[in-house]
């Protein structure tokens, strides 16, 4: 100097002025209600007012409601080990595998020795699966012959080393051995298994034993381990108002008891399906009519920032400090001056933790590789 990798921050505004929109607090005036006081409107002052993804609605919760949220089946989700967290399919660290010279990055990473499937075409053959070319050999035979044999055809048997097909072909490389070959034998690697050591563990290393492939595939069905009630702020609560306490259909009781209560059984209903439990005693469906206005939920939080301590880290604890949008046909806009250069993707609607997607540049730090110089 160039090329890369990882992490964090910013988010077209800063400053000043004029006008405009919206919510909170305080003060004042007016009106209504009125015990205290409250509500509405207007004016003034103070200090607030969209994002890193607000998007997707893909996960997890907080919160609200369903009598309880109980047990099971089905269904769904996750899948190496150990941790973090309110929880998660998220995150952190480690193990194994893979890519890269490297910094780093990726993994849908339990089980094929429970079972069932699948592998088109090609190929001889795709699982307890095979002989197309080839190699060796038995018998017969043609040709040649340097009389050692060579070569071709048919045929008896052996073979899976060489070649071909394929994504994948009965572990790989080498040596020996054989008629020719083959883990047939041996060495190393691989595979299985035992032990020791290290580690919380996943695993790793070392040593011994075994000729050992009962192949591949589970984001194939399946098996195993763990987890899972449902609906959702249009949830829910309160106030006010109005209508037709309308019409129709289905299920609906029995036994015990003098009667009733109670009990037993049955039926119906109960926020995913089915069964059981439990609760209630009436309940389900269709047609028609009325209201759909206001208040609340609604922003103080698993909250932000800073420091200290502990931890490799995610994070946790303690101390201090701050309050930072709550709209409801839906608020933040316009103009001027100046400084500046980075404007793409893009607007909250109960809240929070993640993931994924979109797209633009700027700034900072650390690390890796290459070239040159010292």
């Nucleotide at each position: 100097a160039g090329a890369g990798u990882u992490a964090a921050c910013c988010g077209a505004g800063g400053c000043a002025g004029u006008c405009g929109c919206u919510g909170u607090u305080u003060u004042a005036a007016u009106g209504c209600a009125u015990u205290u006081u409250g509500c509405a409107u207007u004016a003034a002052a103070a200090g607030g007012g969209a994002g890193g993804a607000a998007a997707g609605u893909c996960c997890g919760g907080g919160c609200u409601c369903c009598a309880u949220a109980g047990g099971g089946u089905a269904a769904g989700g996750u899948g190496c080990c150990a941790g973090a967290u309110a929880a998660c399919g998220u995150c952190u660290g480690g193990g194994g595998g893979g890519a890269g010279u490297g910094a780093u990055c990726c993994c849908a990473c339990g089980g094929c020795c429970a079972g069932u499937g699948c592998a088109a075409c090609a190929g001889a053959a795709a699982g307890u699966a095979a002989a197309c070319c080839g190699c060796c050999u038995u018998a017969u035979u043609g040709c040649a012959u340097u009389c050692g044999u060579g070569u071709g055809a048919u045929u008896u048997g052996g073979u899976a080393a060489g070649g071909g097909u394929g994504a994948a072909a009965g572990g790989g490389u080498g040596c020996g051995g054989u008629a020719a070959g083959a883990g047939c034998g041996c060495a190393c690697c691989g595979c299985g298994u035992u032990a020791a050591u290290g580690g919380u563990a996943a695993c790793a290393u070392u040593a011994g034993c075994g000729g050992c492939a009962u192949g591949g595939u589970a984001a194939a069905c399946c098996c195993c381990a763990c987890c899972u009630g449902g609906a959702g702020c249009a949830a829910g609560a309160c106030c006010a108002a109005a209508u037709a306490g309308g019409g129709g259909a289905g299920c609906a009781g029995u036994g015990u008891u003098u009667a009733g209560a109670g009990c037993a059984c049955a039926g119906a209903u109960g926020u995913g399906a089915c069964c059981c439990a439990c609760a209630u005693c009436g309940u389900u469906c269709c047609c028609g009519g009325g209201u759909a206005g206001g208040u609340u939920g609604c922003u103080u939080g698993a909250g932000g920032c800073a420091g200290a301590u502990g931890g490799c880290g995610a994070c946790a604890u303690c101390u201090g400090u701050c309050c930072u949008a709550g709209a409801u046909g839906a608020a933040u806009g316009a103009c001027u001056g100046u400084c500046c250069a980075u404007g793409a993707c893009a607007g909250a609607a109960c809240c929070c933790g993640g993931c994924u997607u979109a797209a633009u540049g700027g700034u900072u730090a650390a690390c890796u590789c290459u070239a040159u110089u010292u």
Bacterial RNase P class A from a Gammaproteobacteria bacterium, 374 nucleotides, folded computationally. The model forms 98% of the base pairs in the Rfam consensus. The prediction has a mean pLDDT of 75. Taxonomically the source falls in Gammaproteobacteria (Bacteria, Pseudomonadati, Pseudomonadota). Its Rfam family is "Bacterial RNase P class A". By type it is a ribozyme.